[in-house]
A computed fold for a 72-nucleotide RNA from a Bacteroidota bacterium, annotated as transfer RNA. It matches the Rfam family "tRNA". Rfam classes the family as a transfer RNA.

């Protein structure tokens, strides 16, 4: 340098055009003599970045950045 894959709350991951979920972590409460556990509620992501298509984009298209794999 060529080709391909990935990027989504603190962390891990799902979502393949129509309200961004789940687990875990965190906060509060219930329970307990206490802690853990369990149960209930809550906070936190405008989906790597910038454009385009569309009534509507995490999703489709283009560019770009980072990481990984592979070819030379």
């Nucleotide at each position: 340098g060529g080709u391909g894959a990935a990027g989504u709350g603190g962390u891990g991951u799902a979502g393949c055009g129509g309200u961004a979920g789940c687990a875990u972590a965190c906060u509060u409460g219930u329970c307990u003599g206490u802690c853990u556990a369990a149960c209930a509620a809550g906070u936190g992501g405008u989906c790597g970045c910038g454009g385009g298509u569309u009534c509507a984009a995490a999703u489709c298209c283009c560019g770009u950045c980072u990481u990984c794999a592979u070819c030379g």

The RNAcentral record of the sequence draws on ENA.